This is a predicted structure of a 490-nucleotide part of an RNA (small-subunit ribosomal RNA, 3' major domain) from Thenea valdiviae. Its mean pLDDT, the model's own confidence on a scale to 100, is 81. Lineage of the source: Eukaryota > Metazoa > Astrophorina > Theneidae > Thenea. Its Rfam family is "Eukaryotic small subunit ribosomal RNA". The family is grouped with related families in Rfam's "SSU clan".
[in-house]
Context: one part of a larger RNA
RNA sequence: UGACGGAAGGGCACCACCAGGAGUGGAGCCUGCGGCUUAAUUUGACUCAACACGGGGAAACUCACCAGGUCCGGACAUGGUAAGGAUUGACAGAUCGAGAGCUCUUUCUUGAUUCUAUGGGUGGUGGUGCAUGGCCGUUCUUAGUUGGUGGAGUGAUUUGUCUGGUUAAUUCCGUUAACGAACGAGACCUUAACCUGCUAACUAGUCACGCCGUUCCCGAACGGUGGUCGACUUCUUAGAGGGACAACCGGCCCCGAAGCCGGCGGAAGUCUGAGGCAAUAACAGGUCUGUGAUGCCCUUAGAUGUUCUGGGCCGCACGCGCGCUACACUGACGGAGGCAGCGAGCAUGUCCUUCGCCGUUAGGUGCGGGGAAUCUUGUGAAACUCCGUCGUGCUGGGGAUAGAUCAUUGCAAUUCUUGAUCUUGAACGAGGAAUUCCUAGUAAGCGCGAGUCAGCAGCUCGCGUUGAUUACGUCCCUGCCCUUUGUACA
Numbered sequence: 001u002g003a004c005g006g007a008a009g010g011g012c013a014c015c016a017c018c019a020g021g022a023g024u025g026g027a028g029c030c031u032g033c034g035g036c037u038u039a040a041u042u043u044g045a046c047u048c049a050a051c052a053c054g055g056g057g058a059a060a061c062u063c064a065c066c067a068g069g070u071c072c073g074g075a076c077a078u079g080g081u082a083a084g085g086a087u088u089g090a091c092a093g094a095u096c097g098a099g100a101g102c103u104c105u106u107u108c109u110u111g112a113u114u115c116u117a118u119g120g121g122u123g124g125u126g127g128u129g130c131a132u133g134g135c136c137g138u139u140c141u142u143a144g145u146u147g148g149u150g151g152a153g154u155g156a157u158u159u160g161u162c163u164g165g166u167u168a169a170u171u172c173c174g175u176u177a178a179c180g181a182a183c184g185a186g187a188c189c190u191u192a193a194c195c196u197g198c199u200a201a202c203u204a205g206u207c208a209c210g211c212c213g214u215u216c217c218c219g220a221a222c223g224g225u226g227g228u229c230g231a232c233u234u235c236u237u238a239g240a241g242g243g244a245c246a247a248c249c250g251g252c253c254c255c256g257a258a259g260c261c262g263g264c265g266g267a268a269g270u271c272u273g274a275g276g277c278a279a280u281a282a283c284a285g286g287u288c289u290g291u292g293a294u295g296c297c298c299u300u301a302g303a304u305g306u307u308c309u310g311g312g313c314c315g316c317a318c319g320c321g322c323g324c325u326a327c328a329c330u331g332a333c334g335g336a337g338g339c340a341g342c343g344a345g346c347a348u349g350u351c352c353u354u355c356g357c358c359g360u361u362a363g364g365u366g367c368g369g370g371g372a373a374u375c376u377u378g379u380g381a382a383a384c385u386c387c388g389u390c391g392u393g394c395u396g397g398g399g400a401u402a403g404a405u406c407a408u409u410g411c412a413a414u415u416c417u418u419g420a421u422c423u424u425g426a427a428c429g430a431g432g433a434a435u436u437c438c439u440a441g442u443a444a445g446c447g448c449g450a451g452u453c454a455g456c457a458g459c460u461c462g463c464g465u466u467g468a469u470u471a472c473g474u475c476c477c478u479g480c481c482c483u484u485u486g487u488a489c490a
Stems, first nucleotide, its partner, number of pairs: 001490002004486002007484007016474002020438005027325003031321004035316002043054002065311005071305001076119005086113001089108002092105003123299002126297003132293001134287003137283003144183003148179002150159003162174001164173002188276005194242002198239004204233004209226008245269001248263005327431001331390007344376002351370003355366004397428001402423006444466008
């Protein structure tokens, strides 16, 4: 100087607690991991910091694994064979999963591309992440880190970087042998909120203006429709800007301050909310299976290269993790009503699909629209609201497991891709010990879009809709930071 303490004192955090909410842990199913099994069930990762993670939803491909079959995509150099032919390809039959001349029989064909040997390459989802780069994760979401000059010390080192108050903050005030600085924090960037002020819009609307309906008080209200003409920009879109700075008032603290609390105004007063970026020092954290990044080792023609066929990654006495559906009456079912916001969409390898017709449905088919603020699409979403039926009964709750049938994607659906119809109708009556997440448009409920995607979401990432209870604190548990102290550890 660190690290540590079952030392002391401060400060902080819903990956801590308190007050609570939703749960998970119990059931069924989905999915990941282990184990077992297997020809193979490819593999990485194992406390936070592995386990719906590898953007890992694998029917073939992927693919690395297993059972088998082809091919050379063996550059180049040097020898050899060799135009009296180095070699290549092949019908049929046998063989074979195979319309692989793979091999064999049989012969034809080709013409210096090859073949053979050696050297040397190349390829490899082969090994090593404990040889590495890069990237990511984590320590670590906290406030921390460093040098110059000066001071102290023989020196390592220390002061600066602090008794105190304050802040989310080493943020500021102040104290001051330190002064003046740098990185990080903040500022910054993105996004969500405000603007009746500017610029505009037939890809957005409003009002006029036509046309057609309904109601009546007969010139008004409401609804639909049109683009030939007009006006405007409140709503919509998006550019330039503005706006908050805790401004104003009061109180608290105080020698003063930094600041905190309440009120007013305001679209906004938790750093305005939420993200992004993010220092120094590290880890033998993860990745050689992202890469034509890469050292070394292995292999390299009976291949660990590559391709083809089939299987596997899905296997099931069991254990663990993330989830979905439920256990009903605040409900289920049947009608009716009424509302979103993020998106996405084929240069022809056929995307998003309205509408018409057929079909109980899934779906099929025919015209169309759209490289899209124009069409799909007001994505007429779901929870929700209203009216009925049911009446607490494993029930009309629940929808696992099976049987049959019809469609769809795909070359292919068996170990059932998925969807639909009819039937079947299991556990589950609110879940022990434990344990996760969370403070406001948040939790939770509800659906929608995108990613993956030919097909397939119970996943992930976004989006809106409905919208609570309870703190607004503490250091008791679990951890983190600082100061003082101690020393047995390096």